[in-house]
Context: one part of a larger RNA
RNA sequence: CUGGGUGUAAAGGGAGCGCAGGCGGGCUGUCAAGUUGGACGUGAAAUCUAUGGGCUCAACCCAUAGCGUGCGUUCAAAACUGGCGGUCUUGAGAGAUGUAGAGGUAGGCGGAAUUCCCGGUGUAGCGGUGGAAUGCGUAGAUAUCGGGAGGAACACCAGUGGCGAAGGCGGCCUACUGGGCAUUUUCUGACGCUGAGGCUCGAAAGUGUGGGGAGCAAACAGGAUUAGAUACCCUGGUAGUCCACACUGUAAACGAUGAUUACUAGGUGUGGGGGGAUAGACCCCCUCCGUGCCGCAGUUAACACAAUAAGUAAUCCACCUGGGGAGUACGGCCGCAAGGCUGAAACUC
Repeated sequence: CUGGGUGUAAAGGGAGCGCAGGCGGGCUGUCAAGUUGGACGUGAAAUCUAUGGGCUCAACCCAUAGCGUGCGUUCAAAACUGGCGGUCUUGAGAGAUGUAGAGGUAGGCGGAAUUCCCGGUGUAGCGGUGGAAUGCGUAGAUAUCGGGAGGAACACCAGUGGCGAAGGCGGCCUACUGGGCAUUUUCUGACGCUGAGGCUCGAAAGUGUGGGGAGCAAACAGGAUUAGAUACCCUGGUAGUCCACACUGUAAACGAUGAUUACUAGGUGUGGGGGGAUAGACCCCCUCCGUGCCGCAGUUAACACAAUAAGUAAUCCACCUGGGGAGUACGGCCGCAAGGCUGAAACUC
């Protein structure tokens, strides 16, 4: 390279946007680049293959034909691919009318709870554990009532419910703002799909500067446990957790399942919309979009998947090729650093 693969055996990029590239709907005209056919030229000889011949055979040698898979020139064909032109509406997009939602950003507001402070009542304990102790408390704690401060998170509703490309998003209100779905079939007329590089987004932890700091809590200290206990348990407690701006760019970033399109039995629940029937919001029937469960064919090594496919096909991208060494070394690029991305070999089984 070919081939075969990528849910769990090695293997889907964390996610999106998108330049180049690859691929691309129906009808029609034209060109003839790809494609197909003919002719001519060339494709050295030797070698090779076939047939015949020469050395007594063979090796060897000679002759003829083939081969030389190709290239060039020229004539022709027009189904397919392609170029150019015309046209169409089902793909795609736009418009109109509705509609659901923790989608995003900013500002404001609210109640419960923890902690702290002040005051009242009140007295000897509280706290904590398997049991204790460290700790707190007669300088009045714990408990309880009233007042105040401050930070963080939003019980119930809440649901294999919803929204978002993924990460993720949950008190209430307001402003700004992205996307979806349904109905209509009014408009454009293939405007599409994918996407190496590139750009953007990207949990937590971590980093820089400045704020903030209630609770929790790496590190750390003490008390226990234990043979020991640099742990598990307890009492404390600093970074951090929160905010603003900037960086980092990784996760079991998981559905361990790339994106898009088409096709292929059913049953049942649930969220959003439309239609039918009806006196009717219900129930029932049909239908589109989402989200679950069960299940046939088919697939699978099995487990399982099964219209939300891991089935049947097509296009494009990414990735895999025995285990360890190793996601290491070296080099390069990125980063303030921590580190990230790319990524071997010797050796060994």

Predicted 3D model of a 349-nucleotide part of an RNA (small-subunit ribosomal RNA, central domain) from an uncultured bacterium. Rfam family: Bacterial small subunit ribosomal RNA. The full RNA is in RNAcentral, with records from ENA.